[in-house]
RNA sequence: GCGCCAUUAGCUUAGUUGGUAAAGCAGAUGACUCUUAAUCAUAAGACCCCCAGUUCGAGUCUGGGAUGGCGCA
Numbered sequence: 001g002c003g004c005c006a007u008u009a010g011c012u013u014a015g016u017u018g019g020u021a022a023a024g025c026a027g028a029u030g031a032c033u034c035u036u037a038a039u040c041a042u043a044a045g046a047c048c049c050c051c052a053g054u055u056c057g058a059g060u061c062u063g064g065g066a067u068g069g070c071g072c073a
Stems, first nucleotide, its partner, number of pairs: 001072007010025004019056001028042004049065005
């Protein structure tokens, strides 16, 4: 320098053919318990790496950029 892959909640990951973003763990509150743990219940938490474009509508499509990984030279 070129090619490919990844970036979504505090962490690990889903997200179909473009149509109001989901789960597990962690944390919070409550129940249970002499107390803790375990267990059960409930609620909260990300406008999706950044900037543009296309579209009635973008996590998803297009262009550029950033960071990390792999390969080639």

A computed fold for a 73-nucleotide RNA from an uncultured Clostridia bacterium, annotated as transfer RNA.
Rfam family: tRNA.
The prediction has a mean pLDDT of 81.